A computed fold for a 538-nucleotide part of an RNA from a Chloroflexota bacterium, annotated as large-subunit ribosomal RNA, domain I. It matches the Rfam family "Bacterial large subunit ribosomal RNA". On this family, see Yusupov et al., Science 2001: "Crystal structure of the ribosome at 5.5 A resolution". The prediction has a mean pLDDT of 82. The organism belongs to Chloroflexota, within Bacteria.
Context: one part of a larger RNA
RNA sequence: GGCGUAUGAAGGAUGCCUUGGCUUUCAGAGACGAUGAAGGACGUGAUAGGCUGCGAUAAGUUCCGGUUAGGUGCCGAAUAACCAUUUGACCCGGAGAUUUCCGAAUGGGGCAACCCAAUCCUUUUGGAUUAUUCCAAUUUAUUGGAAAGUGAACCCACCGAACUGAAACAUCUAAGUAAGUGGAGGAAAAGAAAACAAUUAGUGAUUCCCUAAGUAGUGGCGAGCGAACGGGGAACAGCCCAAACCAUUGUUGUUUCGGCAAUAAUGGGGUUGUAGGACUGCAAACAUUAUCAUAAAACCUAAGUGGAAGAAUCUUGGAAAAUUUUACCGCAGUGGGUGAUAGUCCCGUACACGUAAAGUGUUAUGAUAUAUGCAGUAUCCUGAGUAGCGCGGGACCGGAGAAAUCCUGUGUGAAUCUGCCAGCACCAUCUGGUAAGGCUAAAUACUUCUGAAAGACCGAUAGCGAACAAGUACCGUAAGGGAAAGGUGAAAAGAACCCUGAACAAGGGAGUGAAAUAGAUUCUGAAAUCAUACGCCU
Repeated sequence: GGCGUAUGAAGGAUGCCUUGGCUUUCAGAGACGAUGAAGGACGUGAUAGGCUGCGAUAAGUUCCGGUUAGGUGCCGAAUAACCAUUUGACCCGGAGAUUUCCGAAUGGGGCAACCCAAUCCUUUUGGAUUAUUCCAAUUUAUUGGAAAGUGAACCCACCGAACUGAAACAUCUAAGUAAGUGGAGGAAAAGAAAACAAUUAGUGAUUCCCUAAGUAGUGGCGAGCGAACGGGGAACAGCCCAAACCAUUGUUGUUUCGGCAAUAAUGGGGUUGUAGGACUGCAAACAUUAUCAUAAAACCUAAGUGGAAGAAUCUUGGAAAAUUUUACCGCAGUGGGUGAUAGUCCCGUACACGUAAAGUGUUAUGAUAUAUGCAGUAUCCUGAGUAGCGCGGGACCGGAGAAAUCCUGUGUGAAUCUGCCAGCACCAUCUGGUAAGGCUAAAUACUUCUGAAAGACCGAUAGCGAACAAGUACCGUAAGGGAAAGGUGAAAAGAACCCUGAACAAGGGAGUGAAAUAGAUUCUGAAAUCAUACGCCU
């Protein structure tokens, strides 16, 4: 020096565990905010720090309800002091009070959590008001109301890339995607045919799913893009204005003072395609539905309440829930805990009960809104810088094409029911509809959040970045980036006392414990690596 054996050191793999995650389902909720939010700063305890709670009334205050004998949150014990014990503390639920400063931040300013005011009231302290924009009202400079800001996704609108693909690249694609901006709601958007279809006929608002179908098409006919009709389902719901006409009021013009006309506002009327309505004539008519308010009883609902049934000895053990023997309950043998594996020990579970506010539907009453038929067809009305067209763009499956349809920057510019539009250039016939105003539940999308449940999901290098003082420590001027770190034992019983020692280090005894090679660097304790002893070889 090598090899081997043994005992250790070091290290933290593996096994087992789970307080935490991940995914999904069902239900709830779908907002908070000038009555000052979200988010913070600073305080607040008998106590140095962190977390949580709270706000100068500061781990709290008041009332009501529930439960209860012990309490004064956690890391994290201990001590002190105090509260309470049926006259009810602590705890749980509901409703109030308080709620510093910053922050939309709003009296002015400002380098957020700070500085500086004015007016009024009280006067020792102190309290209140004072931003901007819009709307309304009137006394015209005041009053009242609204808005703002935040929030995970879903939704609508505006704006809008590139990488990439085309095996290069320019039309094209990616994609109307990402990013940006604005706005709304619990959903949003869309929506009651100027729609489809068809030439025999028919359908009857919108939305979503399956299909039609990777079809018809489109396309440097490349890469690619890509419908609709129809069929089957989910869910179903229809309405209101403008106008004609009538009336009232105001203003203006005119007047022969009787009025007339114009205009504006308000009320009645009226709302459609087999055209309808106004208008004229005739006849009839108080029912229906919806919303709101009040009342009643009911349901639902907070904290909560009740809730069956087993013992024994033997065996093992530190410990029985194991083993053995022999019972019982079950609308409860889901689950968790208890010194090993418990239906019958504990918490629970099935089932039943309880209740404030809020909520739900029902009934009653009241208020508001809503309503007819026939005939006539002379006259009037039925959404105009609109439809259409030219030029330039965009949206549709459709890249300008033979290109309908839809939107519109620009120019032009109709008709008025004997009207007008559509049916993929255009024309005729035929068919369908009635534009240029508006509202509309459900079926659909999503989950920051709350509750319940589940998993051929993870089990500490996994699972969220985070099972632990985690968006912490730390890094960066900043935007931003971003960790590591779980396990004594059934119970601290966490090692009194003695010895060595400078020792509050460390160790040796003693003691606890089933176990201390479970001793706090604490379950198990692999490998690399190191040490000691012995053996063999050189």